[in-house]
Molecule: transfer RNA
Organism: Candidatus Liptonbacteria bacterium
RNA sequence: GCGGGUAUCGUAUAGUGGCUAUUAUGUCAGGUUUCCAACCUGAAGACACGGGUUCGACUCCCGUUACCCGCU
Numbered sequence: 001g002c003g004g005g006u007a008u009c010g011u012a013u014a015g016u017g018g019c020u021a022u023u024a025u026g027u028c029a030g031g032u033u034u035c036c037a038a039c040c041u042g043a044a045g046a047c048a049c050g051g052g053u054u055c056g057a058c059u060c061c062c063g064u065u066a067c068c069c070g071c072u
Stems, first nucleotide, its partner, number of pairs: 001071007010025003018055001027043005048064005
């Protein structure tokens, strides 16, 4: 330099164009307990970035960035 893949709450994950974006764990609050742990209930928290297509994009297309694999 060329080709391919991946990017979603702190972490790990699901999501076949029509979300209030899934679940687990963690965090926070409440309950329970003499206290802690465990358990129960609830809350906050994410679509890498920039364009495009479409009535509508996490999803399709182009580019950029980061990482991984292969070729040279």